[in-house]
């Protein structure tokens, strides 16, 4: 400078074929307990890395760019 890979919840990752976003952890509250822990129910946390096209409809598909990771040079 180019190639691929990834960027989603506070962490770690899901998310065939475009129909609008979910586990698990962990953080509230309540239950359980004499009381902590465990456990159990509810809950709250998302510009889906920015921008731009396609498209009735985009996290997904295309194009810039910008970040981290690799491998050439």
């Nucleotide at each position: 400078g180019g190639g691929c890979c990834g960027g989603u919840a506070g962490a770690u990752c899901a998310g065939g074929u475009g129909g609008a976003a979910g586990a698990u952890c962990g953080c509230u509250a309540c239950a359980u307990u004499g009381g902590c822990a465990u456990u159990g129910u509810a809950g709250a946390g998302g510009c889906c890395g920015c921008g731009a096209g396609u498209u009735c409809a985009a996290a997904u598909c295309u194009c810039g760019c910008c970040c981290g990771g690799u491998c050439c040079a």
Molecule: transfer RNA
Organism: Candidatus Poseidoniales archaeon